[in-house]
Context: one part of a larger RNA
Order: sequence, then C1' cells, then structure tokens
RNA sequence: CUGGGCGUAAAGGGCGUGUAGGCGGUUUAUAGGGUUAGGUGUGAAAUUCCUGAGCUUAACUUGGGGGCUGCAUUUAAUACGUAUAGGCUAGAGUGUGAGAGAGGGUUGUGGAAUUCCCAGUGUAGAGGUGAAAUUCGUAGAUAUUGGGAAGAACACCUGUGGCGAAGGCGGCAACCUGGCUCAUGACUGACGCUGAGGCGCGAGAGCGUGGGGAGCGAACAGGAUUAGAUACCCUGGUAGUCCACGCUGUAAACGAUGUGUGCUAGAUGUUGGGAGGGAGACCUUUCGGUGUCGUAGCUAACGCGAUAAGCACACCGCCUGGGGAGUACGGCCGCAAGGUUGAAACUC
Repeated sequence: CUGGGCGUAAAGGGCGUGUAGGCGGUUUAUAGGGUUAGGUGUGAAAUUCCUGAGCUUAACUUGGGGGCUGCAUUUAAUACGUAUAGGCUAGAGUGUGAGAGAGGGUUGUGGAAUUCCCAGUGUAGAGGUGAAAUUCGUAGAUAUUGGGAAGAACACCUGUGGCGAAGGCGGCAACCUGGCUCAUGACUGACGCUGAGGCGCGAGAGCGUGGGGAGCGAACAGGAUUAGAUACCCUGGUAGUCCACGCUGUAAACGAUGUGUGCUAGAUGUUGGGAGGGAGACCUUUCGGUGUCGUAGCUAACGCGAUAAGCACACCGCCUGGGGAGUACGGCCGCAAGGUUGAAACUC
C1' cells in the first nucleotide's frame, strides 16, 4: 500500500462559503500520451529454482536449462478513461406567474405585570418558612384607590406547528433585505458534486470602552438547618443579565447520526402549494417539509427502517487499549481568561 471502522463501544469537523485537488450526464467525429495485444532489443555474472556432473556422501564446486513478473522501441486495437471540435436536455441555473413563514437588520409603538416616587383611605402588623429568624412597619408598613417614572420580557394565540446552514428566531407596525416551495416548460447548455488550506458566521459565560439598571442574581453579608454546613431554605445584595461598538471562538454547539446523488413494501397524523371530481361536506392524485408505526434489509443488542443506521457511488473529517492527558514543550491566535495544534517517560 491493501485491509476494518465512526447513533450508544475509540471515532462526523459547531455551521457555512469556497481555492487547490479528487470525482463527474448524454451523443457524434478525430487523436491514440492512460489502457490492451503482438514483435524486437535489453534485463551482466554470482545468487534463487529445475536437471545433470565432480570430491566415498553432504555442505561445497561445476555444465545446461528456466526465470529475472521490469524498461525502451515498434506494429496494431479504440470498448472504457483522457484530449480536441461539434451537438443534446433528463443534472444545474435563469425567466415568468403564484405562495407560506418567530429568517435577518433598522426605526417606532402597545398593553399586562414588577419595582420605585407622590397623594388619598386605613391601622398594627407585614414578609418569609418544615418551623423560625434575620428583614420591613406607629417617622404609618402590608392592603386598597388615583397619578407619575423606569427598565426588561412579550400571557392567551402556541401546535412532535413554522423559518433558518448551524448557533438560533415569538407583542404590533413601517422600511430595507436573504433563502425556500409550487406551477409553467420560455431561455442557457454540464455551467455539476465534494472540498485539504483560506475566509465568514457562531448559544452562554467572560474581557475592553461608553451608556443603562425594573426584576432576577454568581461573589459577598446576615438569619436558619446541622456534629460541622465555606451548601440546599430564608432576608438582603455587587458584578452580570439590557444597549452600542470591539474582542473571545468554546458547549451534552446532540439526531451524540458529515455533505451530495440514485435505488428499495406499506399505513396513519400534520404543514405549504398544485391538478381533477363534487352543489357542499369531502374524495382522488401530485410536489416540498415535519412526526408516529412498520415490510424487506441492516444491527452485538437497543433499535434504524424512503427524513435509513437498508442497497450503492463521489469527496471530506475522524478512530486504533485504559490512565498519564486534551496535560507538558514548542508554534500560531488572544488585552486577559484562555483557545488551537498536541507528545513522552512511567503505569495497569
């Protein structure tokens, strides 16, 4: 090299975009550097193999043969692959006509709740818990009514519903904007798939600068509990949570399941379109998504089962006993925290 794997045993990159590379629909002609066949040359000797000979035999020495699976050149073949030229439309894209949606961004706006402030009513408790206490309250709390302020989140609708590549996205309105689906079959004519590096996006926490700060709330303080209680429970409460700009680049970033394409029983929900039938309810059918069950098949089993973990192909990533260790050292990145790449000794 070949060979085995990656849902849960070790193993799918967090996700996309895309460079090199790898792979690539259908048809005609030409070429003949891949490929295939034949010829020629070469492939030293020794060695190895076969068969003889010589030392009494063997090792050893030696004759002959075979082989050296390779390379070069030449003559052909043209199915496959490739190259060049020209077509095609089933892949891909464009147009046209419709459609659904918490897809993204900006600005504005609404009501409920919460806290605080002002005023009224009103009086002795209120909070909180398993029970309490810390705490608040006669300087008038809690409760209740009216007015005002602020910040954050959007009840019901809400749904194994929708959208997005993933992270994720939920009041309402306007503006800007990305993708998708269906119908049509007008246009382009293989323009495709994957993708080492690269580039971009990337929950939360954290960091920098400046704002904001209602509620919640790491740290911290106090009260309890307890043998103790650096906790669980309670009363407070700072960072933070929110906004703008910049960084960080990690997660059980999970479907623990890479992307793309084709093929392979059904049944039953739901969601977005289309076609046909029907007066209507609805029925039949088709394309795209999302669930449940299940045949064949697969699987160590669990289970998966047209949204495959079935049957195949293309390309990428990754795995190779446990611990040491995602550590050390070095490199790269970062303001830092740290991230990324990533061993060995030793040990079982």
A computed fold for a 348-nucleotide part of an RNA from an uncultured bacterium, annotated as small-subunit ribosomal RNA, central domain. The prediction has a mean pLDDT of 87. Its Rfam family is "Bacterial small subunit ribosomal RNA". Rfam links the family to the GO terms structural constituent of ribosome and ribosome.